Predicted 3D model of an 87-nucleotide RNA (c-di-GMP-I riboswitch aptamer) from Thermoanaerobacterium sp. RBIITD. Its mean pLDDT, the model's own confidence on a scale to 100, is 87. RNAcentral holds the sequence, with entries from ENA and Rfam.

RNA sequence: UCCUGAAAAAGGCAAACUUAGAGAAAUCUAAGGACGCAAAAUUAUGGGCCUAAGGCGAUUAAUCGCUAUGGUUGCCAAAUUGCCAGG
Repeated sequence: UCCUGAAAAAGGCAAACUUAGAGAAAUCUAAGGACGCAAAAUUAUGGGCCUAAGGCGAUUAAUCGCUAUGGUUGCCAAAUUGCCAGG
C1' cells in the first nucleotide's frame, strides 16, 4: 500500500418511538431511546426514491396534473478519510 474479516481488544454511530423546535411538505436539529451498522464517517458527483412552496396547465369552483431550485449518505454507486486483526 492492497485484499479479507469483526473472532478478540479499544472504541464509534444510533433505527423505530417520545418530547421540544424549524420547515409548505418531504425532512432536519436537540434530548431521551437502541433496530441495527466494519465505515450507519464526510461529500449531494451519478442514479433511484420522497415532497411540491413557487411556477405552468386543466377546472365556473372545489380541486387535479406536471415540475426541484427542496430532501434522502441508515437506498445504490462514486470520491475522500479512518481503528484493530490476519494474509
The source organism's lineage runs through Bacteria, Bacillati, Thermoanaerobacterales, Thermoanaerobacteraceae and Thermoanaerobacterium.